This is a predicted structure of an 82-nucleotide RNA (c-di-GMP-I riboswitch aptamer) from Acetobacterium paludosum. Lineage of the source: Bacteria > Bacillati > Bacillota > Clostridia > Acetobacterium.
RNA sequence: UCACGACAAAGGCAAACCAACUGAAAAGUUGGGACGCAAAGCUAAGGGCCCUUCAAGAAAAUAAGGGUAGCCGGCUAUCGAA
Numbered sequence: 001u002c003a004c005g006a007c008a009a010a011g012g013c014a015a016a017c018c019a020a021c022u023g024a025a026a027a028g029u030u031g032g033g034a035c036g037c038a039a040a041g042c043u044a045a046g047g048g049c050c051c052u053u054c055a056a057g058a059a060a061a062u063a064a065g066g067g068u069a070g071c072c073g074g075c076u077a078u079c080g081a082a
Stems, first nucleotide, its partner, number of pairs: 004080002012037002017032006035070001041075003046072002048068006
C1' cells in the first nucleotide's frame, strides 16, 4: 500500500413508529426514538425497484418526468488484531 474485519480503541450514523411541514404520488425535511450499520460517508448520466403522465380507469409495452444510496454498484475514508 492492497485485501480483510476483532468479545480491540476513539468515535459516527439512525430503521420502524410518533408529531409538525412539503409533495399529485413515490417520497423527503425537522424534532423525538433505536432496528441495525465497517462505510447506513458521497454519488441518481451504471443496473434494479417505486410513483406520476401519455390513458381508454382492465392489463401490459414504449416514451417523458420524479424518487429510492438502509437494493446492488462506483468513489473516498478512521483503526490495525487474525